[in-house]
Molecule: Purine riboswitch aptamer
Organism: Clostridium thailandense
Formats: sequence, structure tokens, C1' cells
RNA sequence: AAAUUGAAUAAUAUUUACACUCGUAUAUGAUUAGUAAUAAGGUCUAACCGUUUCUACCGAGCAACCGUAAAAUGCUUGACUAUGGGUGUUUAUAUUUGUGAU
Repeated sequence: AAAUUGAAUAAUAUUUACACUCGUAUAUGAUUAGUAAUAAGGUCUAACCGUUUCUACCGAGCAACCGUAAAAUGCUUGACUAUGGGUGUUUAUAUUUGUGAU
């Protein structure tokens, strides 16, 4: 110096799972039919639209409105789900590093 083997450690790339965070979708929204109540009330069910999209499409509170009828409104607040990026932890694989020995 080269070859073989090759501990510990570290790094890089890919990868598994989880958490946090930011973005996208959707506005936890619209429409239709039936159903229930009535100012101490304003319910419940189904269908369908909405998303390069599976699921979900409700809860609580406040305000106004409806003079007893069949119709609902506005605001505040809270997610879930799908998906992309970032960060952290973690699983596995590969490469490099590589004590020592021959």
C1' cells in the first nucleotide's frame, strides 16, 4: 500500500408508523320532498348538489323574526375526513465511514 473479514459510532438516500404545524377541498354549505312543535316553540327523516376527493355536513350560545300560522333568518365558536409540504420521533433497507484480526 492492497485484499478479505468487519465492532462501535456517525452521515446520506429511500422507507414504516405517530405527533405537531402550514396549505388545498367545503362555505361543518345549498336544494327538494315528507314530518313535528308553536313566542316556555322553532323538531325529525330521506334524496340530491357541492370537492382533480373517501368521509362528514352537526353541537353549543347570542340576536332578530313569526301575534298562533307555516315558514324559517343572521352572527359567534368547535372539529372530522381526504390530500400536499415542513419539522420531530420511530421501523426497515442500501451506501459510505470503519477498532481489531488475517